[in-house]
RNA sequence: GUCUUCGUAGUUUAAUGGAUAAAACAAGGACCUCCUAAGUCUUAGAUAGAAGUUCGAUUCUUCUCGAAGACA
Repeated sequence: GUCUUCGUAGUUUAAUGGAUAAAACAAGGACCUCCUAAGUCUUAGAUAGAAGUUCGAUUCUUCUCGAAGACA
């Protein structure tokens, strides 16, 4: 330099065109307990960025950024 794959909560994964983006763990709060742990209830939290297609984009297209890999 060329090509391929990938980028979603703090972490690990879902959601392949139609919902208010789902769950587990983690975090905060309440209850319980002499205290802690465990347990129950509850709260907040994310689509790498910018354009395009579409009535509608996490999903499809282009560019940029980042990660991994192959070739040279």

Transfer RNA from a Candidatus Parcubacteria bacterium, 72 nucleotides, folded computationally. It matches the Rfam family "tRNA". Its family is annotated with triplet codon-amino acid adaptor activity in the Gene Ontology. The RNAcentral record of the sequence draws on ENA. The coordinates come from a structure-prediction model, not an experiment, and the mean pLDDT is 80.